[in-house]
Molecule: transfer RNA
Organism: bacterium
RNA sequence: GGCGAUGUAGCUCAGCUGGUCAGAGCGCACGACUCAUAAUCGUGAAGUCGACGGUUCAAGUCCGUCCAUCGCCA
Repeated sequence: GGCGAUGUAGCUCAGCUGGUCAGAGCGCACGACUCAUAAUCGUGAAGUCGACGGUUCAAGUCCGUCCAUCGCCA
């Protein structure tokens, strides 16, 4: 340098063919339970869906460019 994959909550990941609201587990905070801790149960906070631009009535989802990480080739 060329090709490809991945990039969604703190971590690991879902999200079907664009059309309710962006979700799960773990973690975290608070509460219940307990003499207390753990476990368990309940409630809650937390996201510019890598960046910018485009298409569309509508984009996490389509298109373009760029960035980051990984892999293959040279």